RNA sequence: GGGCCGUUAGCUCAGUUGGUAGAGCGCUGCAAUCGCACUGCAGAGACCGCCGGUUCGAUUCCGGCACGGUCCACCA
Numbered sequence: 001g002g003g004c005c006g007u008u009a010g011c012u013c014a015g016u017u018g019g020u021a022g023a024g025c026g027c028u029g030c031a032a033u034c035g036c037a038c039u040g041c042a043g044a045g046a047c048c049g050c051c052g053g054u055u056c057g058a059u060u061c062c063g064g065c066a067c068g069g070u071c072c073a074c075c076a
Stems, first nucleotide, its partner, number of pairs: 001072007010025004019056001027043005049065005
């Protein structure tokens, strides 16, 4: 320098016909228990890496950039 993949809630990840986003774990409250754990119920929490473009409308399509992973090439 080039190819490919990834970037979504605290963590691990879903989200194909573009219509303002979910799960598990974790967290908070309540119930239950003598109490704790387990369990059940309820709830908070991400405007989807950044900047532009297309569109009535973009996490989703297009371009550029940043970061991470991987492979290849180059230099010596």